[in-house]
Molecule: small-subunit ribosomal RNA
Organism: uncultured Bacteroidota bacterium
RNA sequence: GAUGAACGCUAGCAGGAGGCUUAAUACAUGCAAGUCGAGCGGGAUCCGCCUUUCGGGGCGGUGAGAGCGGCGCACGGGUGAGUAACGCGUACACGACCUACCUCUGACAAGGGGAUAGCCCUGGGAAACUGGGAUUAAUACCCUAUACGAUUCCGGAUAAUAAAGGUCUGGAAUGAAAGCUCCGGCGGUCAGAGAUGGGUGUGCGUCUGAUUAGCUAGUUGGUAGGGUAACGGCCUACCAAGGCGAUGAUCAGUAGGGGGCGUGAGAGCGUGGUCCCCCACACGGGUACUGAGACACGGACCCGACUCCUACGGGAGGCAGCAGUAAGGAAUAUUGGUCAAUGGGCGCAAGCCUGAACCAGCCAUCCUGCGUGCAGGAAGAAGGCCCUAUGGGUUGUAAACUGCUUUUGUCAGGGAAUAAACCUGUGGAUUUAUCCGCAGCUGAAGGUACCUGAAGAAUAAGCACCGGCUAACUCCGUGCCAGCAGCCGCGGUAAUACGGAGGGUGCAAGCGUUAUCCGGAAUUACUGGGUUUAAAGGGUGCGUAGGCGGCUGUGUAAGUCAGGAGUGAAAGUUUGCGGCUUAACCGUAAAAUUGCUUUUGAUACUGCACGGCUAGAAUCAGGAUGAGGUCAGUGGAAUGUGGCAUGUAGCGGUGAAAUGCAUAGAUAUGCCAUAGAACACCAAUUGCGAAGGCAGCUGGCUAGACCUGUAUUGACGCUGAGGCACGAAAGCGUGGGGAGCGAACAGGAUUAGAUACCCUGGUAGUCCACGCCCUAAACGAUGCUUACUCGACGUAUGGCGCUGUCGUCGUGCGUCCAAGGGAAACCGUUAAGUAAGCCACCUGGGGAGUACGACCGCAAGGUUGAAACUCAAAGGAAUUGACGGGGGUCCGCACAAGCGGUGGAGCAUGUGGUUUAAUUCGAUGAUACGCGAGGAACCUUACCUGGGCUAGAAUGCGCGUGACCGGUCGUGAAAGCGGCCUUUCCUUCGGGACACAAAGCAAGGUGCUGCAUGGCUGUCGUCAGCUCGUGUCGUGAGAUGUCGGGUUAAGUCCCUUAACGAGCGAAACCCUUGUCACUAGUUGCCAGCGAGUCAUGUCGGGGACUCUAGUGAGACUGCCGGUGUUAAACCGGAGGAAGGUGGGGAUGACGUCAAGUCCUCAUGGCCUUUAUGUCCAGGGCUGCACACGUCCUACAAUGGCGCAUACAAAGGGAAGCGAACCUGCGAGGGCAAGCAAAUCCCAAAAAGUGCGCCUCAGUUCGGAUUGCAGGCUGCAACUCGCCUGCAUGAAGCCGGAAUCGCUAGUAAUCGCGGGUCAGCAUACCGCGGUGAAUGUGUUCCUGAGCCUUGUACACACCGCCCGUC
Repeated sequence: GAUGAACGCUAGCAGGAGGCUUAAUACAUGCAAGUCGAGCGGGAUCCGCCUUUCGGGGCGGUGAGAGCGGCGCACGGGUGAGUAACGCGUACACGACCUACCUCUGACAAGGGGAUAGCCCUGGGAAACUGGGAUUAAUACCCUAUACGAUUCCGGAUAAUAAAGGUCUGGAAUGAAAGCUCCGGCGGUCAGAGAUGGGUGUGCGUCUGAUUAGCUAGUUGGUAGGGUAACGGCCUACCAAGGCGAUGAUCAGUAGGGGGCGUGAGAGCGUGGUCCCCCACACGGGUACUGAGACACGGACCCGACUCCUACGGGAGGCAGCAGUAAGGAAUAUUGGUCAAUGGGCGCAAGCCUGAACCAGCCAUCCUGCGUGCAGGAAGAAGGCCCUAUGGGUUGUAAACUGCUUUUGUCAGGGAAUAAACCUGUGGAUUUAUCCGCAGCUGAAGGUACCUGAAGAAUAAGCACCGGCUAACUCCGUGCCAGCAGCCGCGGUAAUACGGAGGGUGCAAGCGUUAUCCGGAAUUACUGGGUUUAAAGGGUGCGUAGGCGGCUGUGUAAGUCAGGAGUGAAAGUUUGCGGCUUAACCGUAAAAUUGCUUUUGAUACUGCACGGCUAGAAUCAGGAUGAGGUCAGUGGAAUGUGGCAUGUAGCGGUGAAAUGCAUAGAUAUGCCAUAGAACACCAAUUGCGAAGGCAGCUGGCUAGACCUGUAUUGACGCUGAGGCACGAAAGCGUGGGGAGCGAACAGGAUUAGAUACCCUGGUAGUCCACGCCCUAAACGAUGCUUACUCGACGUAUGGCGCUGUCGUCGUGCGUCCAAGGGAAACCGUUAAGUAAGCCACCUGGGGAGUACGACCGCAAGGUUGAAACUCAAAGGAAUUGACGGGGGUCCGCACAAGCGGUGGAGCAUGUGGUUUAAUUCGAUGAUACGCGAGGAACCUUACCUGGGCUAGAAUGCGCGUGACCGGUCGUGAAAGCGGCCUUUCCUUCGGGACACAAAGCAAGGUGCUGCAUGGCUGUCGUCAGCUCGUGUCGUGAGAUGUCGGGUUAAGUCCCUUAACGAGCGAAACCCUUGUCACUAGUUGCCAGCGAGUCAUGUCGGGGACUCUAGUGAGACUGCCGGUGUUAAACCGGAGGAAGGUGGGGAUGACGUCAAGUCCUCAUGGCCUUUAUGUCCAGGGCUGCACACGUCCUACAAUGGCGCAUACAAAGGGAAGCGAACCUGCGAGGGCAAGCAAAUCCCAAAAAGUGCGCCUCAGUUCGGAUUGCAGGCUGCAACUCGCCUGCAUGAAGCCGGAAUCGCUAGUAAUCGCGGGUCAGCAUACCGCGGUGAAUGUGUUCCUGAGCCUUGUACACACCGCCCGUC
């Protein structure tokens, strides 16, 4: 886009068209084929007249029903069951035929006869129907006559033609007829011609299946006969053995064919409803009769099924005619009107008949047209919806309102065309025929179309959609639910995708959905595709049919091309013109119908016929080549076995072992013998072969390719469906053989298991002969042949030039590239390039190379080879990452080398778990767990219990009142509640400060979501990386740069380089520390001078020193040597306090972990508001069978204890540090100097050193636990603080598996200070003292960087994914 459609929602009108696609199922009822009295006999009824014995009779008219006869019923109408066929289409042929009615021509119609319906009489039967008798007519029937250009037989002549039943002609025989009449006419017979309609034959075209490959006995042909309108095996008899078929016979399935119709640019593909042509059928099947014509839809007979009637004896019927009914179905209409027109039958005609036809009815089924109003109208109304919400936007000029119009509808009035004939009457022409003119008669549709008028916006809008494709966006609800969905896909709390709403978009009396067809789909590719890796080259060759085929000449004209002729129905399509108001629709003309047939030409190409040629192909001669094939012979090494000998305890095997072998003598070694199989070195990137494949040596037989040649033939060629042959390994059959190896099997190991990998054995097999099997990743995943298209290099084997490390001509095998091709990878004279020929194969994945069938095979199995069902992908190449029990390289306390710990004990602390009214919450591998918390007795506090408050505990603004504060009483656990006393201040006189009540605007929430967020932080990681601009390369993703060679701590630097530069990181800049100088010199310092003290920088003084804290210097691979690429750099050295970043710190790229934090803070959304807010008391966060992390103290003699004694740094101090003195055993207390501190205090540093005791023990180690007595802070130490004294004196004697830290002033060890803080430190943050060991390596573990490689991963290996249960 389309439809004979259906379904859902909706629906105003008109015109035109269409309307059982299913059950060729069954049918009630009515109608659909009759007509002719001008063929015949006759005649009911009625009318008129006459007559009558009144029963009737006669005459005339009318003429029903039936019968004989004629014509029609073979047309028209319906349906598509069957049919794959000369059925249909198209073009021819009939020299093999028929044709009623119609037209024309010629001739004729003479004589005679016997019947039979009807009528009458009489029977049978329920009916349908039917028997008998008598009589009768015809345009019914019969006989005779006549007759031709008819028919048959016998002759003759004759043109074209492939062929004669053609034509002409002679003779013989045979065959006709009908009358009626109104006198006008209508008919009859024979013969010929025409027209029309049919019959028959042939070429070409006409669906699917080969998992249908063979079919055929009247079959194919002949002769003779029969039959027919006619040819013919159409039928019969006889004879022959043919006929058809891979160009698809036969069989099976499906199907009426065509004109056309839908779609498409076309080629095609799909289809065959309405209309037209042909065919077939008429309940299923068969048969003939009549007839011009039928094997007959509304005829006959028979069989069958079904239905109906019946008196049970018998009968009747055929809607696929028009209506209609039932059924089936998603689904398809009225039991209508008329013969007015058109057409048909009969008739002289009038006319009759006609469900053909013309009309009407029903149905939005389709096509077309019209309408549902038009203009103005902003307070941009109300309402709705949305938002950034005192407002704005949108619905929206939309409405209201004002004016206008009246199609359609309603009402009223008028009102067609289609109709002209026939016929009747009449006139005319003229040859009786006939024709023309005039008048009259005839309308179903229909009072319809159409026209006029009236009133009045009056009577008239829906459907689908709004994530992308695809035009159209917001809110609410919902919360992977409900649902949507054509594909992709939406929905798990902010859904433009679900449902609703507002708004919008599209189409519109329709709109959507479903079904089907074409297109897009170059996705079956003729036009117009492919096959290395995406699906797809047959395992290989030979070769049949077929297809294709070198140069040249002549002929022919089949293909081909051109012109002419015939045909290609109409309708339809296209174009022009015309008719309905337009259009749809219709009319008319043209074009088209690309086809077939025929004819005349052309002859380039193809074909065919006949010649010629040598460039293709083959042959011949000479040469050289190779693991080519096959048969026979033969050789050595190795291995196994046997014998003998030497010899002794193991051998063998593995990652390590064991099974196994061995004292009955193995393994090992030597000699001899024997068996089978395979052929080291040569050996190669080599060679040969069609492929499979082929390897010791020698010989026989045999095949091929190659080179050279003034040889020969003369297109003999290429490909190749079927076919035939070959075809690794494994396997099968028969018979041999059997050393080694070795499926199965056995044992040993490994393992969770191990029907495996490893080991020890070992059968078939591997080997030979013969016969099968016929498959492979049979691979170059690349069919064969031929031609053409730059080059470079290597190699095998030949030739030539001629000797060179050379050039050149071939044939092979390889590598790399130009052009070109390719999705890319890649291919590239050995094509996957450019062309030609032929073959094979492919058409999404799975199911499945399966099932069934067939063929082959001894079997195993092979070849051919589906479908149901299912998925929305499967797949190729390449890219970036990530990953690897891949590779290379490199780094880090990563390992190693060391030192000290943790894990065992007790205690401290955090966590889990458990408990609880509550044990508040968070943090959870590394990157949670002495973490948030830098300090929970109350407070903190968020938790629990109980008691209170409700604009609230806090703050601001505004209003009112005047106190507030303070003291005190009651109640209470307190908060709170309720009283009593006392009572203002400032002021510019407006008011303000403060407090309270009421209460307005803003509350409040440590409630939820860290997966809605900001900010901050951890980690990878102080790892060296992460990117950009321009350029270049690539179809692209992307790449390059950033890779490579060096080097570095470093993407640090250098060199090279299609890259050149740049940024964030690294480094540097900053702080600190180490050396020196300068400046400064108090509170610090004291060398020299002086004073003073028991003593002390105590004092005068000094700036030298230390120190303090400012400013500078210094280190840069700067210098030397070596290495290196001349570089960067590295190594060594000098100097120097310091040397290659001097040590330490601060500093953390792009990003990762939806990492952590809504309980620091901020913040969207949600929740809560006499509570999830807030105040208070008490309790809890400290609970304790247990588990884990991090610490402290120990287990002792490098120690413990006692006494004595030496040396720091960095800090803190006013609600503070607190000296000295007194006091207490002590914690402490008392008094109190000094100090806002280089001045005073904390403050004693400790380890260390000296002396002494302890002597290896649960101790003079260790200090837990507990008791008593005290101290301090604080409203308050019960739950639940710290400290002191005395007493008590637990575990623990160095810690399993495992695991942590550390590379130098580090580890270890020792003490000191600070923050927090009323009090409380084994934690944390700092400070100094003493002060090591080991490593100079990178195999391994772990983590990270770079390059490379594989990938089926991309949520990225904690991935993906397979099988069993």